The RNA shown here (Bacterial small signal recognition particle RNA) has 98 nucleotides and comes from Fastidiosipila sp. The sequence was found by an Rfam model in a public genome assembly.
RNA sequence: CCGUGGGUCCCGUGCGAUACAGGCCCAUGAACCCCGUCAGGUCCGGAAGGAAGCAGCGGUAAGUGGUCACCCGUAGGUGCCGCGGGAGAGCCUGCGCC
Numbered sequence: 001c002c003g004u005g006g007g008u009c010c011c012g013u014g015c016g017a018u019a020c021a022g023g024c025c026c027a028u029g030a031a032c033c034c035c036g037u038c039a040g041g042u043c044c045g046g047a048a049g050g051a052a053g054c055a056g057c058g059g060u061a062a063g064u065g066g067u068c069a070c071c072c073g074u075a076g077g078u079g080c081c082g083c084g085g086g087a088g089a090g091c092c093u094g095c096g097c098c
Base pairs, nucleotide, nucleotide: 002096003095004094005093006092007091008090009086010085011084012083013082014081015079016078018075019074020073022071023070025066026065027064028063034059035058036057037056042051043050044049
């Protein structure tokens, strides 16, 4: 120098880490216009019973706060990780040849 393979370059794809949002979980959370249970009292009834239902208690909705981890989504030279394809001007590197 030549040949060949790989990296650097581009695209796609997969995995993991990171950040953010949501879910799950916990707490809180409606004087009344959520639910349940409704003391007392009220109403209907001759009575037996029934009705509505305040306070209280319990459970929740929207919302708010918290959280290691788990699920899901998004992001980006996050990894110089995997796989496939492409480009082929240069650089780096392995092998072969002179």
It matches the Rfam family "Bacterial small signal recognition particle RNA". From the family's description: The signal recognition particle (SRP) is a universally conserved ribonucleoprotein involved in the co-translational targeting of proteins to membranes. Its family is annotated with signal recognition particle, plasma membrane targeting and SRP-dependent cotranslational protein targeting to membrane, signal sequence recognition in the Gene Ontology. The family's RNA type in Rfam is non-coding RNA gene.